RNAcentral holds the full RNA, with entries from ENA and SILVA. The part of an RNA shown here (small-subunit ribosomal RNA, 5' domain) has 471 nucleotides and comes from Roseovarius sp. Its Rfam family is "Bacterial small subunit ribosomal RNA". Model confidence (mean pLDDT): 86 of 100.
Context: one part of a larger RNA
RNA sequence: GAACGAACGCUGGCGGCAGGCCUAACACAUGCAAGUCGAGCGCGCCUUCGGGUGAGCGGCGGACGGGUUAGUAACACGUGGGAACGUGCCCUUCUCUAAGGAAUAACCAUUGGAAACGAUGACUAAUGCCUUAUACGCCCUUCGGGGGAAAGAUUUAUCGGAGAAGGAUCGGCCCGCGGUAGAUUAGAUAGUUGGUGGGGUAACGGCCUACCAAGUCUACGAUCUAUAGUUGAUUUGAGAGGAUGAUCAGCAACACUGGGACUGAGACACGGCCCAGACUCCUACGGGAGGCAGCAGUGGGGAAUCUUAGACAAUGGGCGAAAGCCUGAUCUAGCCAUGCCGCGUGAGUGAUGAAGGUCUUAGGAUCGUAAAGCUCUUUCGCUGGGGAAGAUAAUGACUGUACCCAGUAAAGAAGUCCCGGCUAACUCCGUGCCAGCAGCCGCGGUAAUACGGAGGGGACUAGCGUUGUUC
Numbered sequence: 001g002a003a004c005g006a007a008c009g010c011u012g013g014c015g016g017c018a019g020g021c022c023u024a025a026c027a028c029a030u031g032c033a034a035g036u037c038g039a040g041c042g043c044g045c046c047u048u049c050g051g052g053u054g055a056g057c058g059g060c061g062g063a064c065g066g067g068u069u070a071g072u073a074a075c076a077c078g079u080g081g082g083a084a085c086g087u088g089c090c091c092u093u094c095u096c097u098a099a100g101g102a103a104u105a106a107c108c109a110u111u112g113g114a115a116a117c118g119a120u121g122a123c124u125a126a127u128g129c130c131u132u133a134u135a136c137g138c139c140c141u142u143c144g145g146g147g148g149a150a151a152g153a154u155u156u157a158u159c160g161g162a163g164a165a166g167g168a169u170c171g172g173c174c175c176g177c178g179g180u181a182g183a184u185u186a187g188a189u190a191g192u193u194g195g196u197g198g199g200g201u202a203a204c205g206g207c208c209u210a211c212c213a214a215g216u217c218u219a220c221g222a223u224c225u226a227u228a229g230u231u232g233a234u235u236u237g238a239g240a241g242g243a244u245g246a247u248c249a250g251c252a253a254c255a256c257u258g259g260g261a262c263u264g265a266g267a268c269a270c271g272g273c274c275c276a277g278a279c280u281c282c283u284a285c286g287g288g289a290g291g292c293a294g295c296a297g298u299g300g301g302g303a304a305u306c307u308u309a310g311a312c313a314a315u316g317g318g319c320g321a322a323a324g325c326c327u328g329a330u331c332u333a334g335c336c337a338u339g340c341c342g343c344g345u346g347a348g349u350g351a352u353g354a355a356g357g358u359c360u361u362a363g364g365a366u367c368g369u370a371a372a373g374c375u376c377u378u379u380c381g382c383u384g385g386g387g388a389a390g391a392u393a394a395u396g397a398c399u400g401u402a403c404c405c406a407g408u409a410a411a412g413a414a415g416u417c418c419c420g421g422c423u424a425a426c427u428c429c430g431u432g433c434c435a436g437c438a439g440c441c442g443c444g445g446u447a448a449u450a451c452g453g454a455g456g457g458g459a460c461u462a463g464c465g466u467u468g469u470u471c
Base pairs, nucleotide, nucleotide: 001471002470003469004468006467007466008465009464010463013343014342015341016340017339018338019336020335021301026299027298028297030296031295032294035060036059037058040057041056043054044053045052046051067254068253069252077178078177079176080175081174082173085171086170090167091166092165093164094163095162096161097160098132099131100130101129108121109120110119111118112117138147139146140145152159153158154157180226181225182224187217188216189215192214193213194212195211196210197209198208199207229251230250231249232248233244234243235242236241256277257276258275259274260273279290280289281288282287307333309332310331311330315329316327317326318325319324346376347375348374349373356367357366358365359364380412381408382407383406384405385404386403390398415460416459417458418457419456420441421440422439426455427454428453429452430451436443437442
């Protein structure tokens, strides 16, 4: 000098754009954050007889989006390759969509419980479940053969369903190389390293298992310990390099702590399930309920970090044939000089060089054209009127916003730090090694340009200075 997710002190007019728990991955009151479909199904209620509505069965979606950085030194990430894989919705192509059956929730009855939630009996539907038929291609095969599917709906044209092949997209897996500190960590390892048989997986593989062999890694640093999400990037620097990893974007991991699987195309699943633990709450003491590292918000910690706001109008997502519904994603508004950028706090004229302050050699000098006065202007602000674009036929939260016009009156708007040298800027008074200053050198013990006040001056300016951190 530059930079900052900054904080603190003094001060503070406006706008635009950004940013805003770096600490306790501490605990959380309350509300909201994932629903939707009646054009899959039966039933209850209401009905203007058109339909509406409620819980349930069923389908799709709750694996996206949003948050956080605890763990992780690892194929986690970056980059470049690879072969033994999967892929709902979407696209292309081919074929099919036949015949039957048994249940069950809801509802009803009885009944247990404080509640959460159940139990028994009887009844019923489906695009829910099951059987049979069919199968070019599909799967298995000892090549003889064996196995495997479907669902209808609304009303006459669509939406569906099943099998197969291909595509697209997304994902799983493997490998080379790269990015950190310690040797006051030198040996580490038994599923360990390899093989064979078997199992398992969508898939390769000690991934798992039985047996066999005794290997494998390591001074080019294994193992251990400490620290850490990672990259694009950010910052500094002429560069090389150093430091950093907030916001934004990609990837990873996590969801009270630990473990586990279920469902599913996809999870070992933030607002799903089960078990254990800690904590909190309810209880009729028998038993239950919960998980803000979603958006707001509260307590706590801290030098320190915002509203329990509006809207689905736009963009996007889920469901639906659609109308539409949902969406704290998102878009907006609110708060904060936290930062960057822009603008203003007036312009011209004005010497009796006014009054007053300060200094003085008492003559004067200086603040100083500064003020007053006179002549103007009205950015921003304020008041009144008009008033968009963002939206395409309709639909605008923002918002009567941006912007335009008129009016108003110089009217409402300047501070902070410094003045010994480095370093731009000097005098007086007070103090007297005291009180104090200080980044370094150093000032202060009776004339202190270095302390405190005043006048004057310098620098930056809605900021200025200090502290912290990086180069």